[in-house]
RNA sequence: CCCUUAUCCAGAGAGGCGGAGGGACCGGCCCUGUGAAGCCUGGCAACCAAUCCCGCAUCCCUAGCGGGAUCAGGUGCUAAAUCCGGCGUCGCUGCUGGGCGUUGCGAGACGCUCGCCGCAGAUCGGCGAAAGAUGAGGG
Numbered sequence: 001c002c003c004u005u006a007u008c009c010a011g012a013g014a015g016g017c018g019g020a021g022g023g024a025c026c027g028g029c030c031c032u033g034u035g036a037a038g039c040c041u042g043g044c045a046a047c048c049a050a051u052c053c054c055g056c057a058u059c060c061c062u063a064g065c066g067g068g069a070u071c072a073g074g075u076g077c078u079a080a081a082u083c084c085g086g087c088g089u090c091g092c093u094g095c096u097g098g099g100c101g102u103u104g105c106g107a108g109a110c111g112c113u114c115g116c117c118g119c120a121g122a123u124c125g126g127c128g129a130a131a132g133a134u135g136a137g138g139g
Base pairs, nucleotide, nucleotide: 001139002138003137004136005135006134007133008132013041015040016039017038021031022030023029025086026085027084028083042078043077044076047074048073050070051069052068053067054066055065056064082131087128088127089126090125091124092121093120094119095118097114098113099112100111101110102109103108
């Protein structure tokens, strides 16, 4: 660096060093000198490991798969949902447009409605991708 797979709406310090940036990328929107990144320390969690237990098709064993308890050795994490969007689709709303009705001399105004097409929607919603992060396994 690549592949496979699981997870990503919970949780976690007003500590020390440090000094200006940070939230992957792009856009947005945020955080930051009432102190960013980074390091140390504390904490959270429990993917893997460890010990024990249960289930699966069988009396036993082993392996595998699924689940549980304990622990905290290897990682990880410690603003905002993976901060939001970034591609597709469904719905919704608005705009534009069409039709009908009412009103008006008229321009127009108001209301109802709509197959297709178009535009917008991060301070609309659902689902699915993509991308990313982390663990575990493999190349």
This is a predicted structure of a 139-nucleotide RNA (SAM riboswitch aptamer (S box leader)) from Geodia barretti. Model confidence (mean pLDDT): 79 of 100. The organism belongs to Geodia, within Eukaryota. The RNAcentral record of the sequence draws on Rfam.